[in-house]
RNA sequence: GGUGAUAUAGCUCAGCCGGCUAGAGCGCGGGACUCAUAAUCUCGAGGUCAGUGGUUCGAGUCCACUUAUCACCA
Repeated sequence: GGUGAUAUAGCUCAGCCGGCUAGAGCGCGGGACUCAUAAUCUCGAGGUCAGUGGUUCGAGUCCACUUAUCACCA
């Protein structure tokens, strides 16, 4: 340099054929339980869906470019 893949919560990841308010596990905070802790149960907080632009009535999802990371080729 070329090709391809990936980017969603603090971490690991779902999210179908584009459709109302974006989810799970772990972690974090409160509560229950316990003499207490762990475990368990319960409630809650936490998101510019990498960025910009475009298509569309409507975009995390489709398209283009940019950025970052990974793999392969040279």
Source information
A computed fold for a 74-nucleotide RNA from an Anaerolineae bacterium, annotated as transfer RNA. The organism belongs to Anaerolineae, within Bacteria. It matches the Rfam family "tRNA". The family's RNA type in Rfam is transfer RNA.